Small-subunit ribosomal RNA, central domain from a metagenome, 348 nucleotides, folded computationally. The RNAcentral record of the full RNA draws on SILVA. Model confidence (mean pLDDT): 90 of 100.
Context: one part of a larger RNA
RNA sequence: CUGGGCGUAAGGGGUGCGCAGGCGGUUUUGUAAGUCAGAUGUGAAAUCCCCGGGCUCAACCUGGGAACUGCGUUUGAAACUACAAGACUAGAGUGUGGCAGAGGGGGGUGGAAUUCCAUGUGUAGCAGUGAAAUGCGUAGAGAUAUGGAAGAACAUCGAUGGCGAAGGCAGCCCCCUGGGUUAACACUGACGCUCAUGCACGAAAGCGUGGGGAGCAAACAGGAUUAAAUACCCUGGUAGUCCACGCCCUAAACUAUGUCAACUAGUUGUCGGGUCUUAUUAGACUUGGUAACGUAGCUAACGCGUGAAGUUGACCGCCUGGGGAGUACGGUCGCAAGAUUAAAACUC
Numbered sequence: 001c002u003g004g005g006c007g008u009a010a011g012g013g014g015u016g017c018g019c020a021g022g023c024g025g026u027u028u029u030g031u032a033a034g035u036c037a038g039a040u041g042u043g044a045a046a047u048c049c050c051c052g053g054g055c056u057c058a059a060c061c062u063g064g065g066a067a068c069u070g071c072g073u074u075u076g077a078a079a080c081u082a083c084a085a086g087a088c089u090a091g092a093g094u095g096u097g098g099c100a101g102a103g104g105g106g107g108g109u110g111g112a113a114u115u116c117c118a119u120g121u122g123u124a125g126c127a128g129u130g131a132a133a134u135g136c137g138u139a140g141a142g143a144u145a146u147g148g149a150a151g152a153a154c155a156u157c158g159a160u161g162g163c164g165a166a167g168g169c170a171g172c173c174c175c176c177u178g179g180g181u182u183a184a185c186a187c188u189g190a191c192g193c194u195c196a197u198g199c200a201c202g203a204a205a206g207c208g209u210g211g212g213g214a215g216c217a218a219a220c221a222g223g224a225u226u227a228a229a230u231a232c233c234c235u236g237g238u239a240g241u242c243c244a245c246g247c248c249c250u251a252a253a254c255u256a257u258g259u260c261a262a263c264u265a266g267u268u269g270u271c272g273g274g275u276c277u278u279a280u281u282a283g284a285c286u287u288g289g290u291a292a293c294g295u296a297g298c299u300a301a302c303g304c305g306u307g308a309a310g311u312u313g314a315c316c317g318c319c320u321g322g323g324g325a326g327u328a329c330g331g332u333c334g335c336a337a338g339a340u341u342a343a344a345a346c347u348c
Stems, first nucleotide, its partner, number of pairs: 004319003007302002012316001014201004021194003025088007033081002035077008049065006091191001092188004096183004103177007110154001114150008125136002162169002206247006215241002220236004258315006266293012297304002321348003330341004
């Protein structure tokens, strides 16, 4: 290279956008680069193969043929690919009218709870646990009432619910803004799909600067437990968690299932839109999601099953025994932590 694969055995890139590249709808005409056919030149000899011949056979030697799957020139074919010109509307997109939504950014605002502060009432406990102790409290705690402050998160609704490319997104109101879907028409006319490198986004933790700090809480301290207890439990508690700006770029970033398109039984629930019938409430149909089951088929089995892991096509990524190792070295990126790319010896 050929070949085989990637839900769970090794294997889908965290996600999108997208240049190059690869692939690409229907139709007409032309060209003839690919393609196909004929002719011709060349493809040294030997070797290999086939049919003969010579050494007593064979190895060996030798005659002829075939072959040399290739390349060049030339004549033709025009289905397919390509190219050129033209046309089309079924792919893709634009416009118009609706609709749903925790989609994103900014600003404002609300109540419950928690903690703290002040004051009143009031007296001996409170807190905590398996049991305790550390801790708080007669300098008046806890409880209770009123007032005030602060920060963070938004109970119920709430859901197999919704939205988003993924990460993710939830009190309420306003402003700005992206996407989706649906109905009937009109328009553009292949404008498409995928995508190495690249660019952008990317939970939590962590880092830098400046704020903020109620609760929670790595580290840390103390109390317990225990043979020990650098833990589990308890009392405290700092980074952090929050905000702004700038980095980091990793996750069981999971549906462990790449994206796009076509085709292949159904049933039931639910969310969004539409059409028709009927007239309180359902039924029929259609379309886009999201779930449960299930036929054919697939699968090592488990299971998947129109949202495929079925049947196919296009393009990308990735795998090739376990350990060594996602490590070393080198490169790139980063303030650092580290990330990324990524071996070998040796060993079983």